[in-house]
RNA sequence: AGAGUUUGAUCCUGGCUCAGGAUGAACGCUGGCGGCGUGCUUAACACAUGCAAGUCGAACGAAGCACCUUGAUUUGAUUCUUCGGAUGAAGAUCCUGGUGACUGAGUGGCGGACGGGUGAGUAACGCGUGGGUAACCUGCCUCAUACAGGGGGAUAACAGUUAGAAAUGAUUGCUAAUACCGCAUAAGACCACAGCACCGCAUGGUACAGGGGUAAAAACUCCGGUGGUAUGAGAUGGACCCGCGUCUGAUUAGGUAGUUGGUGGGGUAACGGCCUACCAAGCCGACGAUCAGUAGCCGACCUGAGAGGGUGACCGGCCACAUUGGGACUGAGACACGGCCCAGACUCCUACGGGAGGCAGCAGUGGGGGAUAUUGCGCAAUGGGGGAAACCCUGACGCAGCAACGCCGCGUGAAGGAAGAAGGUUUUCGGAUUGUAAACUUCUUUUGUCAGGGACGAAUAGAUGACGGUACCUGACGAAUAAGCUCCGGCUAACUACGUGCCAGCAGCCGCGGUAAUACGUAGGGAGCGAGCGUUGUCCGGAAUUACUGGGUGUAAAGGGUGCGUAGGCGGCAGAGCAAGUCAGAUGUGAAAUACACGGGCUUAACCCGUGGGCUGCAUUUGAAACUGUUCAGCUUGAGUGAAGCAGAGGCAGGCGGAAUUCCCGGUGUAGCGGUGAAAUGCGUAGAGAUCGGGAGGAACACCAGUGGCGAAGGCGGCCUGCUGGGCUUUAACUGACGCUGAGGCACGAAAGCGUGGGUAGCAAACAGGAUUAGAUACCCUGGUAGUCCACGCCGUAAACGAUGAAUAUUAGGUGUUGGGGGACAAAGUCCUUCGGUGCCAUCGCAAACGCAAUAAGUACUCCGCCUGGGAAGUACGCUCGCAAGAGUGAAACUCAAAGGAAUUGACGGGGACCCGCACAAGUAGCGGAGCAUGUGGUUUAAUUCGAAGCAACGCGAAGAACCUUACCUAAGCUUGACAUCCUUUUGACCGAUGCCUAAUCGCAUCUUUCCCUUCGGGGACAGAAGUGACAGGUGGUGCAUGGUUGUCGUCAGCUCGUGUCGUGAGAUGUUGGGUUAAGUCCCGCAACGAGCGCAACCCUUGCCUUUAGUUGCCAGCAUUAAGUUGGGCACUCUAGAGGGACUGCCAGGGAUAACCUGGAGGAAGGUGGGGAUGACGUCAAAUCAUCAUGCCCCUUAUGCUUAGGGCUACACACGUGCUACAAUGGCGUAAACAAAGGGAGGCAGAACCGCGAGGUCGAGCAAAUCCCAAAAAUAACGUCUCAGUUCGGAUCGUAGUCUGCAACUCGACUACAUGAAGCUGGAAUCGCUAGUAAUCGCGAAUCAGAAUGUUGCGGUGAAUACGUUCCCGGGUCUUGCACUCACCGCCCGUCA
Repeated sequence: AGAGUUUGAUCCUGGCUCAGGAUGAACGCUGGCGGCGUGCUUAACACAUGCAAGUCGAACGAAGCACCUUGAUUUGAUUCUUCGGAUGAAGAUCCUGGUGACUGAGUGGCGGACGGGUGAGUAACGCGUGGGUAACCUGCCUCAUACAGGGGGAUAACAGUUAGAAAUGAUUGCUAAUACCGCAUAAGACCACAGCACCGCAUGGUACAGGGGUAAAAACUCCGGUGGUAUGAGAUGGACCCGCGUCUGAUUAGGUAGUUGGUGGGGUAACGGCCUACCAAGCCGACGAUCAGUAGCCGACCUGAGAGGGUGACCGGCCACAUUGGGACUGAGACACGGCCCAGACUCCUACGGGAGGCAGCAGUGGGGGAUAUUGCGCAAUGGGGGAAACCCUGACGCAGCAACGCCGCGUGAAGGAAGAAGGUUUUCGGAUUGUAAACUUCUUUUGUCAGGGACGAAUAGAUGACGGUACCUGACGAAUAAGCUCCGGCUAACUACGUGCCAGCAGCCGCGGUAAUACGUAGGGAGCGAGCGUUGUCCGGAAUUACUGGGUGUAAAGGGUGCGUAGGCGGCAGAGCAAGUCAGAUGUGAAAUACACGGGCUUAACCCGUGGGCUGCAUUUGAAACUGUUCAGCUUGAGUGAAGCAGAGGCAGGCGGAAUUCCCGGUGUAGCGGUGAAAUGCGUAGAGAUCGGGAGGAACACCAGUGGCGAAGGCGGCCUGCUGGGCUUUAACUGACGCUGAGGCACGAAAGCGUGGGUAGCAAACAGGAUUAGAUACCCUGGUAGUCCACGCCGUAAACGAUGAAUAUUAGGUGUUGGGGGACAAAGUCCUUCGGUGCCAUCGCAAACGCAAUAAGUACUCCGCCUGGGAAGUACGCUCGCAAGAGUGAAACUCAAAGGAAUUGACGGGGACCCGCACAAGUAGCGGAGCAUGUGGUUUAAUUCGAAGCAACGCGAAGAACCUUACCUAAGCUUGACAUCCUUUUGACCGAUGCCUAAUCGCAUCUUUCCCUUCGGGGACAGAAGUGACAGGUGGUGCAUGGUUGUCGUCAGCUCGUGUCGUGAGAUGUUGGGUUAAGUCCCGCAACGAGCGCAACCCUUGCCUUUAGUUGCCAGCAUUAAGUUGGGCACUCUAGAGGGACUGCCAGGGAUAACCUGGAGGAAGGUGGGGAUGACGUCAAAUCAUCAUGCCCCUUAUGCUUAGGGCUACACACGUGCUACAAUGGCGUAAACAAAGGGAGGCAGAACCGCGAGGUCGAGCAAAUCCCAAAAAUAACGUCUCAGUUCGGAUCGUAGUCUGCAACUCGACUACAUGAAGCUGGAAUCGCUAGUAAUCGCGAAUCAGAAUGUUGCGGUGAAUACGUUCCCGGGUCUUGCACUCACCGCCCGUCA
C1' cells in the first nucleotide's frame, strides 16, 4: 500500500466482499511447563449456611471468676510435753478490703456517613473543564489564646411482680458516671443600635472605639500524661452558583400557573419560588423549547498516517443506588447497603392473636444464559476503626485454588547418518516423492522424577511469614514425560491420485459439483501458525462509501417550475478610534495511573519501579493592530434616481374586421354522395352531394414569420383605442454601499380536472356502429357527449428541459442575426468602433467519455436547494393542504450483487445508401398426379445391424446384402483363443493326399515329409503340437475428451500483421473517401507507410500455328489390291514432345492527361477465350470412435472367436430422388450414314456353326494407335398406323428357358411366347439451367462370379430468353439505431401452475 466482483472487451460511477488490528468473549478439535494479569457482559432475578464493624474497665455501677487480704466457724498435720496439756501448719465454709494483661450484659464515648458492591435510574450543573461564594459548613488532626468554681435531680443494669407461643414489653423499688440540668465567670465570640477610616464588580466587606444583651466546661491516671470548654487561624473534607462542552428523532412545534419577576414573611450551614401571602404577566423556543427513545460521566481503552470513529470490563476520579416507593430521627457529616418508621410485593416462624427478613459485601445455591471460579489460608505485610497502650476487629487486603480467558517466556531434543532401506503415494513403469526423515552412532538434560541445601519479603536490639520447605541452588537418572490445528480454484503462501456424478456436499465474494472436479469426500504430498489453531459475534481500518482535513449534482443518485422577499450568511474605495475575533509573551491549572523517551529490578520478556518531556484544553494577565468586527467622519466605480431617446405576439379592458367550417331559408339540378389499402356503417328520390343568393352563430386569426421579438417562469401572434409593467442606449445632474443570496413565508404557475352560471361552429376522451384481426375493449372509417370558449372560484402538478440555481469578476479568435449609440468617405451605400440580446464554429482549460467552451460544464469567490447501491417506493402509516381527484412531507421489514453512465467491436432491424449472384424477372425442361426402381420415416419382427436429420440427412456411408460381406437374430461349439510377442516341454515338420462323422465348423484315423553349425556331447533357425500366465480380442460407450479427414457459408472478397499516429482505454487508422473491377482488381486522394494469407497468375485440358518424330497412325502424287492390303512417302489428318500466340499491344471516343470503359482494326482466339484442379481468417461443441489412429470407461468360458440357417429384401401408410410413360415433333417395320472416350489375360473374344432368342460349341487374333468388346443412337429415306386407353403405355401374371455361382426358395439378371394395371400432361406448392448451355440421343468405365432406372466419364443433334433490379432468397461495403453479445431461434413483460 491494495485486491475480487456489473461487460464480448473498455473507461467511469457505485454498492457488496476480502487481506490488518482488537476483545471481560463463546463454540469445535487439540493440549507439556512457568511467570504476570483477567474471570455473571444475561435476571438491579430469588437466596439456604458461614463470615464481612466494632472497640474502650485509663468514663461508670453491679455481677461472676482467679489471687491476695481481714475476721469468724470448723478441722487438727507437725513440734514440745510435766502426758494434764500447749502449739497451731495446710485445707473447707462464711465475711471485709484489695489486685487482675480474666469474662461479658448494661449506661457512656468514638466508630457503624470510611472501606467493599452494583450501574437500575439519570440527557441533568449528573459528569468534564475553568471560575465564583462579599451567600456557606467542617468531628478527629495542627498552631495560638483564655479557662475548668460550686451544686442538683434522675435513669439503665440489678431485684421483684406481670403480659405474650415468640419477638418484645408493662410496672414497682435501688444505684453510678467523661450521661443529664440550673447557677457563677466572659479575655474573646455572637446579636441589635448608632459612629468613623479604608476597600470592593453590585448587594457590600474589613478594622477601630461605645454602651446593651446571650451562651461554657469532666474528669481519669500507672503521676509520665490523657481528656474537657470557648475563640481565632490552618489543614482536610463537603455544600451551593456560573461560563463552555456533553447521543438520536421535527412522521415531537409550540411549552409553562409556583409557571417568570417583585414585595413581606418563613425555612436553611448558606443564596434562591426552596416554601407561603399579595401584586404584575411574564418566561422558554427553529442557535430546536416541549415530548419520545437510548444512555451512568470522565481519566482512559481499541482503531486510524492524522482528523476522526467506536467503547466506558479490569485500575483511578465523580455521581447514583442498596427488595419497591415514601419519610424523617441521630449526628461534624446520612435522609444512612449489613440503623429506625410507614406502605407494597415476596419468603420464613406462629399457639392464628402476632412476629422476623433483605448477598448490587466475600464464598456459595437455584434460576436465566452461548458463557464466567473456592461455602480456601492469614491478619505475616500495606491500609482502616477503637484504645494511653498491650491488643481486639477487618471476606479491605496479602496469598493460595479453578479456567490456554489473555499477554510473555521455555520445551517436546542436538550432531553425524544414502543401501537414498522398508512401508505409503504416484507413474510415461524408466522413475519420482515422503527423505537425513527413520533405523543406527555419538552428545546434551531446559523440562521431568528422586535426593540434599534453602531464601528476600521483617519495618527493629530481640521476637513475629499465611504464602512455603515455595522461589532458587547442587547432585543423580535417562531421549527418557511432552504436537496439534487450519488451509492448498482466484483474491492468498501451498497439487496430485482415487471415490462421487447438479447427487452427496462446499462457499467470505466471485463461484464449484451434470463421468477425466488442483473448489465436494478420502489419501499422499505441500503451505501457514504453533500449545495452540480455526469458526462465530462485536468495533475501528481499508471506505475519499457523509468527504473539516477530503466528494459531488448536463447524460451515472442529485438544481427547488418561477419570482419577490424575512431571519441568517457574505459584502466596494480610502482615514481615525476601540480591541470582540486574531497573533505573541508570562502565570495558574490540565490528579495519579496510562501512552512516549531514557534508565533500573525480576536469568529474558510480559510485568514492576524511577526520571523527563508531553497532555494540542481552559482561565488570568501584559502587549501588537495588518486582516475580520465595531464606532465616527468621508468617497463614487457597485446599486438606485433624474433627463433625452428607442424596439417589442409583455400584461389587462373595450371595440372592430375579413377568409373558412357548420347550420337554416330560397333558387337551379339529378342520382348518387361520403369514406378507405380495399370496404362498410352513414347521408340521399321526403331531392342529398354540386352550384347560386340571403341569413344565423361560435371559435380561431392564413400570408407577413425569421435558431426574429417580448416576458421571471408558465407563456404571448388579425386591427384599433385606453390603462399599465419591464428592458436597452445616451447623458453624468442627484443619493452615497442603499448591495448579493435567501431557510421559513408570500405571489405567479401549461394541459387535464373540480364548483357555480353562461356559451357551443369546428374538433373530440367516454360511448355507438362499420371495418381489420385468431381475437381487436386498438391503430382506419361514420357518428358523438363531457370538454375545448367566457365570467368568478379551486387545483398546484408536467420530459414545468438548456434534463445545466442565482449574483459578480476574469480568460485566444472567427462568422451570422436583432435593438441602440459614435466615427470615416460627398453619399443610396460601404467600412471601422462601442453597449444590450440571440445563434453557429473553435484555442486554452475542463470532462468517464459524449461534449462544454465569454450565453462555460474553464478559472475564482458568495449564498441557497439537493444526492449517498438496485428493488420494495415516491408506496405504507402519521400530519398539513384540497369540494373531490389528489398534492406536499415521507419510511421500514424483506430481497439482490449488482442496478447504472459514456464510449468500443460485432450481430441484428418489417432503418438508409451502393453492389453482386439462374436471386427475381424473361424463357426452357421438369418434380408434385400414374406404374415401377431406390433411399428414409413409421409400423412389424427373434432380427428387420449401425450411422447420416433444414439448406449442408433421405439412388447418402454402400464403386454394387443369394452364402461370404455382416456388424443383427436363432441354434451349436471354443476359451491364451481366428490374430501378435515372450517362457517351458515336446515333435520334425508345414504343405499335401485318403477315408469316416456332422446341418456345418469342429472332431477322429492313416500315409507322406526339414535346414545350418559342430569339439559329435550338442547348439541354433524355422515350423507344428501341448501347457502356464502376462496378454490377445471387442463394428462395445463417449465425435460434448481427441488426431486425421470431410461438409457448409463460399471461389464469397475478404481476414490480418509490423512500425508509426490518434484515443486514459476497449479500440481506431491502414482496410474509410472519389472512380473502377469478376476481385481489398487497379488509379487518385488521405497519418499513414509497408507486409502476409486470400484474388489474379504460375499447373492440367481444350481452341490456332510452327517445329521435331513417322508405327500399330495417314495417303496428295507414283505403283499395287477385294481392302492403305502392299511397295513407297510423311505433304495432309492424327499421335506426343518442344515452342509460338493475346499483352488493352494498336486506333478512335469517353474518363481527371489516371485506372478503366465503349467501339473498331488485325487475328484461330479479345479484354480472366472455354473448362478443371486450386477453398484465406474463421463459423456451425456441424459429420465421422463403423475407414484409420487414439485418451478414459466397460466385457474377459464373453459385449471375444467359429459355424449353419435366418435377417438387413418385411408392409395399412407418409416423404425424398429417379426411370418409363401418357403418344403422330409419335410407335412399329425395312434398308442406309456419322463419334468420342474407355476396358481387356482367372480377360476381351473375331469369324464359322447351332438356337426365334438369351445364349451355346469351337478358339483366329490381342498384355493392345495393330486384335476384340463394338451395333453407336437420335438422324435422314421409304412403308404402315390415324387419335383410340390405341400397333400408345408397359406394370402385373402364367409357361418354357439361358447365364453366373457350392447354392438363384426366402432373394439375381436376361430370353421367348402369352397376359396387357394405372396412366390422356398432373392441386397447393416447388427444382434445374445463360451456349456448344438447357433439352434430347446413344456409348464406355469403376465396383463386380452374377446382379444398375444409381454413380461417373464420353461424344452426337442442338435451342429459347435476359426489359431490368421494384419485389422474394443469399451475400458484400459504408452508415444509423439498439436495454442484443449464447448475439432477434436475442432480450423481455404480465397471468397461471